[in-house]
């Protein structure tokens, strides 16, 4: 340093102002927000072979994947005979980007204009309330075993 098992901690942001109305942070004008991993032409730094170079750090809501939500099997345990509950694990569903510039090359840089956002409740909700003091992609640290 990596592998396996285990433990601990951490692990999501956002309607200002106004209009209509009996009632809307839900409609209308406008405002605001962007989980986690990867990639990477960003940035500043180091190196020498001085390059389309190498190294580590850093850079995407809409490029690749993934989690929460929802649906359906499987296994195990418990309670009961209709099945239900819980845990583990599997499968499915699951949103959104163009144009111009630079350049050898742009999905990532610069500029501009767009677009997207589970379920339940409620005057129609990405932003309020609720399931949720939950779950979780993962992140950091530690312990043990073997080579």
């Nucleotide at each position: 340093a990596g592998u396996a098992u285990c433990c601990u901690u951490c692990g999501g942001g956002g309607c200002a102002g106004g209009g209509u109305g009996a009632a809307a942070u839900u409609c209308c004008c406008a405002a605001c927000c962007g989980g986690c991993g990867g990639u990477g032409a960003u940035g500043a730094a180091g190196c020498c072979u001085a390059g389309a170079g190498c190294u580590a750090c850093u850079a995407a809501g809409c490029c690749c994947g993934u989690g929460a939500c929802c649906c359906g099997g499987u296994u195990u345990a418990c309670a009961u005979u209709a099945u239900g509950u819980a845990a583990a694990g599997c499968g499915g569903u699951g949103g959104a980007u163009u144009u111009g510039g630079u350049g050898a090359a742009a999905a990532a840089c610069c500029a501009a204009a767009g677009c997207c956002g589970a379920c339940a409740g409620u005057a129609u909700a990405g932003u309020c309330u609720g399931g949720a003091u939950g779950g979780g992609a993962g992140a950091a640290g530690g312990a043990u075993u073997a080579a």
This is a predicted structure of a 147-nucleotide RNA (FMN riboswitch aptamer (RFN element)) from Anaerobacillus alkaliphilus. The coordinates come from a structure-prediction model, not an experiment, and the mean pLDDT is 80. The source organism's lineage runs through Bacteria, Bacillota, Caryophanales, Bacillaceae and Anaerobacillus.